[in-house]
Parts: sequence; structure tokens; C1' cells
RNA sequence: CAUCAAGAGGGGUGGAGGGACUGGCCCGAAGAAACCCCGGCAACCCCCUCGGAUCUCGGUCCGAGGAAGGUGCCAACUCCAGCAGGUGUAGUCGGAAAGCCUGGAAGAUG
Repeated sequence: CAUCAAGAGGGGUGGAGGGACUGGCCCGAAGAAACCCCGGCAACCCCCUCGGAUCUCGGUCCGAGGAAGGUGCCAACUCCAGCAGGUGUAGUCGGAAAGCCUGGAAGAUG
């Protein structure tokens, strides 16, 4: 700096944790984490094809497609919230919870 509402799981070993943190809510002995094997998703990097722009003709940029290699990923929107603003709500005035929207923070991956 970019992306984070889509997508993709079986087996073996292993035995009680896991979902970053905090709170919630979930997953887990019908077997958690971790490791191994095989498979898959995706298209960030690399590579290939096509189209366009630009060009000092070396290249550079944009878009579409592909997927051999390097990462990553394969419960739940990053599982939800955390901070701020808006919205919203009792007969009246003031004002709050839940819910909803936007932005941020934090985190993850490249």
C1' cells in the first nucleotide's frame, strides 16, 4: 500500500482444547489444538495468452482469461461487539438499552 459478505475437506497420528486479545456467542469425546498424507478454493507474487493506453520502441500501466510454480486459505461476514458519529425507542420533558447504518481501531493475508 491492497484486500477481508464470495469460495474450498477427507484420512492418519494425537488426546482437551479451539474460534488473535477482552466481553459475548459458538465449535469440540459423534474427538479440540498440533503434526503428517491426499484433495480443494482463490488469483497476492511469478509465469502465459488476448485487448487497450502510453512510449525515449527498451518498456510501463489498465482490463479480461489461464493456473505449472511461491505464499495464503478450506465452521459461523475478520463469528458478533469493543472507539466515534448517525438512526431508533415510553403520555410529556430530559435521556438510555436492544436493533440498524457509516467510519475508525485492532487483527489476518499478500
Predicted 3D model of a 110-nucleotide RNA (SAM riboswitch aptamer (S box leader)) from a soil metagenome. The prediction has a mean pLDDT of 82. The RNAcentral record of the sequence draws on MGnify. Rfam family: SAM riboswitch aptamer (S box leader). Rfam describes the family as follows. The SAM riboswitch is found upstream of a number of genes which code for proteins involved in methionine or cysteine biosynthesis in Gram-positive bacteria.